[in-house]
Source information: Predicted 3D model of a 1444-nucleotide RNA (small-subunit ribosomal RNA) from an uncultured Flavobacteriaceae bacterium. The RNAcentral record of the sequence draws on Greengenes.

RNA sequence: CUCAGGAUGAACGCUAGCGGCGGGCUUAACACAUGCAAGUCGAACGGUAACAGUUCCUUCGGGAAGCUGACGAGUGGCGCACGGGUGAGUAACGCGUAUGCAACCUACCUCUAACUGGGGAAUAGCCCGGAGAAAUUCGGAUUAAUACCCCAUAAUCUAUCGAAUGACAUCAGGAAGAUAGUAAAGUUUCGGCGGUUAGAGAUGGGCAUGCGUCAGAUUAGCUUGUUGGUGAGGUAAGGGCUCACCAAGGCUAUGAUCUGUAGGGGGCUCGAGAGGGUGAUCCCCCACACUGGUACUGAGACACGGACCAGACUCCUACGGGAGGCAGCAGUGAGGAAUAUUGGACAAUGGAGGAAACUCUGAUCCAGCCACGCCGCGUGCAGGAAUAAGGCCUUAUGGGUUGUAAACUGCUUUUUUACGGGAAUAAACCUCCCCACGAGUUGGGGAGCUGAAUGUACCGUACGAAUAAGUACCGGCUAACUCCGUGCCAGCAGCCGCGGUAAUACGGAGGGUACAAGCGUUAUCCGGAUUCAUUGGGUUUAAAGGGUCCGCAGGCGGACUGAUAAGUCAGUGGUGAAAGCCUACAGCUCAACUGUAGAAUUGCCAUUGAUACUGCCAGUCUUGAGUGAGGUUGCAGCAGCUGGAAUAUGUGGUGUAGCGGUGAAAUGCAUAGAUAUCACAUAGAACACCGAUUGCGAAGGCAGGUUGCUAAGCCUUAACUGACGCUGAGGGACGAAAGCGUGGGGAGCGAACAGGAUUAGAUACCCUGGUAGUCCACGCCGUAAACGAUGAUUACUCGGUGCCGGGAUUUAUUUCGGUGCCCAAGCGAAAGUGAUAAGUAAUCCACCUGGGGAGUACGUUCGCAAGAAUGAAACUCAAAGGAAUUGACGGGGGCCCGCACAAGCGGUGGAGCAUGUGGUUUAAUUCGAUGAUACGCGAGGAACCUUACCAGGGUUUAAAUGCAGGACGAUCGCUCUGGAAACAGGGCUUUCUUCGGACGGCCUGCAAGGUGCUGCAUGGUUGUCGUCAGCUCGUGCCGUGAGGUGUCAGGUUAAGUCCUAUAACGAGCGCAACCCCUAUCGUUAGUUACCAGCGUGUUAUGACGGGGACUCUAACGAGACUGCCGGUGCAAACCGUGAGGAAGGUGGGGAUGACGUCAAAUCAUCACGGCCCUUACAUCCUGGGCUACACACGUGCUACAAUGGUCGGUACAGAGGGCAGCUACACCGCGAGGUGAUGCGAAUCUCUAAAACCGAUCUCAGUUCGGAUCGCAGUCUGCAACUCGACUGCGUGAAGCCGGAAUCGCUAGUAAUCGCAAAUCAGCCAUGUUGCGGUGAAUACGUUCCCGGGCCUUGUACACACCGCCCGUCAAGCCAUGGAAGCCGGGGGUACCUGAAGUCGGUGACCGCAAGGAGCUGCCUAGGGUAAAAUCGGUAACUGGGGC
Repeated sequence: CUCAGGAUGAACGCUAGCGGCGGGCUUAACACAUGCAAGUCGAACGGUAACAGUUCCUUCGGGAAGCUGACGAGUGGCGCACGGGUGAGUAACGCGUAUGCAACCUACCUCUAACUGGGGAAUAGCCCGGAGAAAUUCGGAUUAAUACCCCAUAAUCUAUCGAAUGACAUCAGGAAGAUAGUAAAGUUUCGGCGGUUAGAGAUGGGCAUGCGUCAGAUUAGCUUGUUGGUGAGGUAAGGGCUCACCAAGGCUAUGAUCUGUAGGGGGCUCGAGAGGGUGAUCCCCCACACUGGUACUGAGACACGGACCAGACUCCUACGGGAGGCAGCAGUGAGGAAUAUUGGACAAUGGAGGAAACUCUGAUCCAGCCACGCCGCGUGCAGGAAUAAGGCCUUAUGGGUUGUAAACUGCUUUUUUACGGGAAUAAACCUCCCCACGAGUUGGGGAGCUGAAUGUACCGUACGAAUAAGUACCGGCUAACUCCGUGCCAGCAGCCGCGGUAAUACGGAGGGUACAAGCGUUAUCCGGAUUCAUUGGGUUUAAAGGGUCCGCAGGCGGACUGAUAAGUCAGUGGUGAAAGCCUACAGCUCAACUGUAGAAUUGCCAUUGAUACUGCCAGUCUUGAGUGAGGUUGCAGCAGCUGGAAUAUGUGGUGUAGCGGUGAAAUGCAUAGAUAUCACAUAGAACACCGAUUGCGAAGGCAGGUUGCUAAGCCUUAACUGACGCUGAGGGACGAAAGCGUGGGGAGCGAACAGGAUUAGAUACCCUGGUAGUCCACGCCGUAAACGAUGAUUACUCGGUGCCGGGAUUUAUUUCGGUGCCCAAGCGAAAGUGAUAAGUAAUCCACCUGGGGAGUACGUUCGCAAGAAUGAAACUCAAAGGAAUUGACGGGGGCCCGCACAAGCGGUGGAGCAUGUGGUUUAAUUCGAUGAUACGCGAGGAACCUUACCAGGGUUUAAAUGCAGGACGAUCGCUCUGGAAACAGGGCUUUCUUCGGACGGCCUGCAAGGUGCUGCAUGGUUGUCGUCAGCUCGUGCCGUGAGGUGUCAGGUUAAGUCCUAUAACGAGCGCAACCCCUAUCGUUAGUUACCAGCGUGUUAUGACGGGGACUCUAACGAGACUGCCGGUGCAAACCGUGAGGAAGGUGGGGAUGACGUCAAAUCAUCACGGCCCUUACAUCCUGGGCUACACACGUGCUACAAUGGUCGGUACAGAGGGCAGCUACACCGCGAGGUGAUGCGAAUCUCUAAAACCGAUCUCAGUUCGGAUCGCAGUCUGCAACUCGACUGCGUGAAGCCGGAAUCGCUAGUAAUCGCAAAUCAGCCAUGUUGCGGUGAAUACGUUCCCGGGCCUUGUACACACCGCCCGUCAAGCCAUGGAAGCCGGGGGUACCUGAAGUCGGUGACCGCAAGGAGCUGCCUAGGGUAAAAUCGGUAACUGGGGC
């Protein structure tokens, strides 16, 4: 970081049968068309516009009368301050909670007491006239009231005075009382209903106070009516609420001020809880009503559907002026992912008015729309196996699955549909009747009247399985798997991650899983996350202890006694609204929902008690802390004085050619005399030895000696004080090195710089110089891996062993303080730590919360500067990190081995040729192998064939196995034509039969075939590390675990070979041995081998008779085991010119290759999954190609010559092969070979040696070396030697005179050298390969180095494992961000100017009898304007770094 759970006023996708109960603009407090949402009273009034009635008149059209019911407009009363909406503002006494008001108000309602007398002047309306488009308005005349005014009366009202009383006083207090002042409205059916005054209640409000109530300190200071006082004013009321004067206060680190955000609560949601998030619906409170201001009326407003003013906007206009405010209910536009009808009714509940009827009521009750949520119901139930068909899968004659699922049979009818019936919500008011009494507009009873929803809920009947299932998922987390398609594409994805040809992860299908009228996705919140930790975390190394100390505030604090009761604990009282949650019961058929009751409400306030602990007060104590006295210790600090060695320099002397420096050199110094050496002089800095895991200091740090001053620790003693202590945010002091300032000083060293080297380069390491600096004084800086990476203090908790300082002492020890090491328990992730804790506890402080961005940016403070301190975000990643483990690696260490080096011998690399490869070419040059571990490799043998490649020409088949069907009588053989052939066409010849058929080909279908792809799907086989000594297991033990131990250690070995030791003991695969060849001997056997002795024979030959001795053959044995001796060693073992022995320490060689590594090689040996082709990627044939050729590489052959070439002569093997074969021998040919002929299927016959040796010649040259190349002539094989065979003869006679850098093999019968044989094969490109023998060396001091390997150990940021990982610039793209001349905008304040409406004040000559008013004017203010600054945001040429 992510997921599984729960929740939502949700939205989106797919889907949708029904009902009940709820919910429904979260965005633009954006703008609003239209209708409705607050009226009512004629029982207050003047009255009569409309309607109806009555009466009268009438010209019969009608008119008159307020006369009646009623009532437009108007006066008046009450209401409009409720109800309904919204959440913009507000961080506030706004809200919550608890108190207070002796500092207050309260219409309507209830109760109590008293009163209700007399008078007056107006005004609206109506009427007349005028202005205007309209809204509206002006003038005149007249008029009423429960409208207005005056007078009377009145106190338990108001004002003043007033006794007692209070610390006695010009004060408070106000009893009785005195003086003064203030009321009213009528109406009536005569019962009342109203009205006035006073008191009380109830209800509702106002004010004050305690406590609680978001974030930011990168906001630290704010405040002038500010804080308080006195007085006055104002208000219902206290108050700087306002004003005058006086004082200078008030708030703030327990966060004022400022900025941002936000209505608050009951509650809702998640959570085990603590707690987190939230404030829709319902309830309470607040605020607001286009924006801002203001007051009026009123009991109540500074008033959503009132007024005035200003502003913005919209509308009307005749241009002069006017009108408006849906954040009421519907509705419209806009915004948005998104949220409903311009519905019905006042029937119920509630409200206003009214005496009432009644009227009004978008409150409310209902209905409509929407799966938005919760709850309930249904889409059928039972039987039914040929386990049907179809689909899908498969190892496919088959099986599995869908699946009892379906069909089919029976049953039911919720629901749907149709028809019929049919509630409750309704009882009051009112009307009528009856009863009671206290006799009334009284109380009780009965009857009647009233339903929007609604013909609804509900009930009954009928039909009939009939009307009704989807969505998401199926790699792990997480329940559920297969096939096909696709091929890092298309796509998926919450995280990890899937997809590059066999995808359970993409898309489709079949199947499955989960939920279900819904299911998924997205968004948000809680949970998981003990991942901010109160419950419940940490800081040595993972992020995290401040560099150290002092210290104000704060926090915490020793023993005893008493008092108090703030904390604490217990009881009681009040409150904690209702709803909600929980429990019980009840009502809707259940549930959701609702009702009733209880519980809970953990809180706050008050009161009573308890007193252990904490606090506060008082007293006492000595052990914490400190002081004194006596000792002692030290590189502790500061300031002086002083010393020698060394270095450098100077002067003088001696002396001569180098010195110096390095890995090696050079720069440098030096004949103008250096270095070296002697003497003297001068200078600065640092103090050898002692010296140490030593000592001292708070840390940084401190070292020659000595003096003075200052401070500290420790020990002893126990005289003194009596908790005086610990820690310590802010604050202060100190604080290495470097650096800065001023002035000195400057020997050595020495950043920068210069030169010389090194190097590909070398702005480095090395060298020669050398400036700042290093040193001193004074002043700054304030940081370090300032580290024990470990804050300070206190107490407690096993042992062992050193050192330093002090004391005691019987010299053994012991005690206090410090400084080290090892270890127990414990702790710890481990490493480790362990009385000097990282253990067990306590107190206080500091700090941490994924990595990067970044200790960066901005802001602020400090600094002369350098810079320090404080310290983010955007963006980005899924990790970063710690400790330990196993490997691998190291130009880490130790030990050891190997032709690994070294020591030697011979080669390769140069030449020509052969052969393989690359490259190029080509129609094709078939394919594979590619560092070691491909390249004379697959291939142990390409002229055709092989052959897979190419060109051309054909075929649809060659062949196995059949099956089914059809026609036929041939097939085979011989032959002709065309053709390059394959092939095509033609001719001749020709069956058996028991008549069923057999046999044979032909045609058709099923069936084949592929050296086509994938060695990264595989089996098998192989290479390599490596014949290296390793690789593992069981049990036990250790470790939280990975894992370790064993397998390590000490020896030893070729070896994990063996021994000893050992928490290991055993075992397995490897090593060794067992097997084969070879070296010696014996026994047995004796042909084709052998021939000593005997015999025969020959010119000669085991040729022959014989022999079984020898060689040999081939079977079985023996032998070698460190067995013996000596030495060393515990042993294993090693050593010895040991003995013996053919052989001696594995005798030599071979076969034999552990666990594994390299996705090593091979689909072209073979086999095989999947994919692909099927008149072709199959198959046949002819020809060509695999053999090409500017070039490059590997492996070889032959050489370059005299240790040789040529010629002649002489000799000796082993191992193999042979009948389409090897061939003796004879003849022919210069020769390859040919002709004839013989032996042998072979210890019998045959293939059969060369170097060597003995002679001769050549004489150092491109040769008598070397043989390429080319020409001519031949031989052999084969159907066929042109491309493209080998060999022979003659002729030709190239390069090459020992090979650069580099590189390979080999340690003894080895290297080197010499030939021989075989496989393949008609022949052969063989100089290859595999074997065989002949001749036959040199060298190894040794393990430093190169390469490879083994074991142990160490470091690691590597694990694809060093061919690893990884850093920075630059280039390209994208993203966010800092700075920036400027530009644009927002909010808040300040100053000045102006200033509407309006309250208040002043005035008021005008109006009024009066009350009062018009008018004028002063103060204040909204708004507007101007100005300067601060602040926040956007944008910007250019520019800085950062991320991907």